A computed fold for a 64-nucleotide RNA from a Phycisphaerales bacterium, annotated as Fluoride riboswitch aptamer (crcB RNA motif). The coordinates come from a structure-prediction model, not an experiment, and the mean pLDDT is 76. NCBI's taxonomy places the organism under Bacteria, Pseudomonadati, Planctomycetota, Phycisphaerae, Phycisphaerales.

[in-house]
Formats: sequence, structure tokens, C1' cells
RNA sequence: UUUGGCAUCGGGGAUGGAGUUCCCCGCGUAACCGCCUCUGAAGGCUGAUAACUCCUGCCAGGAU
Repeated sequence: UUUGGCAUCGGGGAUGGAGUUCCCCGCGUAACCGCCUCUGAAGGCUGAUAACUCCUGCCAGGAU
């Protein structure tokens, strides 16, 4: 100096926050940056979760 492993730690998982669990990446060369149509351009659609629970925001309907 390079490569691999382990531990600790940090980061990420298409729009916010918290808890728990799971997966991924690792000092950035990352992990990650949704789906459909289309040669491309362009157009259309769903969701605040990776999953579960709660809160906040948004949308629709009903009651008072």
C1' cells in the first nucleotide's frame, strides 16, 4: 500500500417525526434515488412505512 474477515461506529432503504425489527453500504468509487406507456422526447399513476405501530401533514366520504 492492497485485499479479506471480525468488532465498534456511521450512513442508506422514491415526501416528515418517534419506537421496534429486518436488509444493505462503508470513510465514498458507496448503499439509495417508485411504477406504467414510449426508439427517444414526452405523457400518465400510487405511496408520508423496507415492515409493523403511533404522531403530524395531505386526500376522499359520513355524522354532529